[in-house]
Predicted 3D model of a 361-nucleotide RNA (Bacterial RNase P class A) from a Pseudomonadota bacterium. NCBI's taxonomy places the organism under Bacteria, Pseudomonadati, Pseudomonadota. It is recorded under the gene name rnpB.
RNA sequence: GCGGAGGGCUGGAUGGCCGCGGGUCCUGUCUCGGGCUCGAGGAAAGUCCGGACUCCUUGAAGCAACGGUGCCGGGUAACGCCCGGGCGGAGCGAUCCGACGGAGAGCGCCACAGAAAUCAAACUACCCUGCAAGCAGGGAAAAGGUGAAACGGUGGGGUAAGAGCCCACCGCGGUCCUGGCGACAGGGCUGGCAUGGCAAGCCCCACCGGGAGCAAUGCCGAAUAGGGGUUCCGCCUGGGCCGCUUCAGCCUUGGAACCCGGGUUGGCAGCUAGAGCGCGCGGGCAACCGCGGGCCCAGAGGAAUGGCCAUCCAUAGGGGAAACCCUUGGACAGAAUCCGGCUUACAGGUCCUCCGCGUGU
Numbered sequence: 001g002c003g004g005a006g007g008g009c010u011g012g013a014u015g016g017c018c019g020c021g022g023g024u025c026c027u028g029u030c031u032c033g034g035g036c037u038c039g040a041g042g043a044a045a046g047u048c049c050g051g052a053c054u055c056c057u058u059g060a061a062g063c064a065a066c067g068g069u070g071c072c073g074g075g076u077a078a079c080g081c082c083c084g085g086g087c088g089g090a091g092c093g094a095u096c097c098g099a100c101g102g103a104g105a106g107c108g109c110c111a112c113a114g115a116a117a118u119c120a121a122a123c124u125a126c127c128c129u130g131c132a133a134g135c136a137g138g139g140a141a142a143a144g145g146u147g148a149a150a151c152g153g154u155g156g157g158g159u160a161a162g163a164g165c166c167c168a169c170c171g172c173g174g175u176c177c178u179g180g181c182g183a184c185a186g187g188g189c190u191g192g193c194a195u196g197g198c199a200a201g202c203c204c205c206a207c208c209g210g211g212a213g214c215a216a217u218g219c220c221g222a223a224u225a226g227g228g229g230u231u232c233c234g235c236c237u238g239g240g241c242c243g244c245u246u247c248a249g250c251c252u253u254g255g256a257a258c259c260c261g262g263g264u265u266g267g268c269a270g271c272u273a274g275a276g277c278g279c280g281c282g283g284g285c286a287a288c289c290g291c292g293g294g295c296c297c298a299g300a301g302g303a304a305u306g307g308c309c310a311u312c313c314a315u316a317g318g319g320g321a322a323a324c325c326c327u328u329g330g331a332c333a334g335a336a337u338c339c340g341g342c343u344u345a346c347a348g349g350u351c352c353u354c355c356g357c358g359u360g361u
Base pairs, nucleotide, nucleotide: 001357002356003355004354005353006352007351008350009349010348012312013311014310015309016308017307018306020039021038022037023036024035025034026033041332045343046342048341049340050339051338052337053213054212055211056210066209067208068207069206070205071085072084073083074082075081086100087098088097089096090095101204102203106202107201108198109197110196123144124143126139127138128137129136130135131134152170153169154168155167156166157165171193172191173190174189175188176187177186178185179184217269218268219267220266227260228259229258230257231256232255233254238252239251240250241249276295277294279292280291281290282289283288313330316327317326318325319324
């Protein structure tokens, strides 16, 4: 210098004028005005996980069902998140990716092709024997071919041809030793192999989970309509207690007054000082934790956070030999109970660490 890997910060600045929402103070004044102060984000987003908080069923203790998670250790309030490590894969490397428990508990599936997709079996080809000479019987599973996958792999011995039939190495199973908290790694002995794959198919094992959500929930509370109660009136009408008649009673039905409770619109609370932010010191490889002192950092709710001007900084286009001039116009996006994560979107600027190649000293 070129190419690449990982991570952090930022993502317009300053001033003036007008305006909007919250808080507080003041004066005038009787609902307005003025001063001061605060006023979007790293993702406020998707609402995908985990919590706080509230209510419901209440026993939130267990079982079943259902759902979720799934290598090991640690962090955390908790997690499917984060950190460190193991194993497997990709890359020369920095580094990246991984639904990464169990297929010797059981069931199921393995398309097409292929002889055969797991009790097994044999298409072409190979070897032996017989003869009527291309057939029959037998051996074998090495070679060809199919497939995502073919009943351990490579090499040698052996054989009629072959085969873990035998041997060496590798792989695999069992067992023991060593190291490690552990996942796991290394080694010894042993078994000729003792049985392919799929659990993002059922299932088994371990662990976790009661449900709904701030439109939760609590308080205040008119008018109208509807519910309940008391008293009074009407008892005029109808019905029921009662199969029929009469009388009486009660209930219901009609009207008025008062009271009670629920409750729509509405108002208030919940509503923002918190697993908070940044600094220093200490512990830890790290995630993170402890201590000290500092700071207050939106709380609206049909929902404020905006607009204009000037100078500058980037961006893009044009002109010019250059200095410079003209035009353009600012990435993704916007709180709604709060917090920890993940994921997704993001023009540009800037910083740190590391890797590979080339070159110079």
Description: The model forms 97% of the base pairs in the Rfam consensus. Its Rfam family is "Bacterial RNase P class A". It is annotated as a ribozyme. Rfam links the family to the GO terms tRNA processing, ribonuclease P activity and dimeric ribonuclease P complex. RNAcentral holds the sequence, with entries from ENA.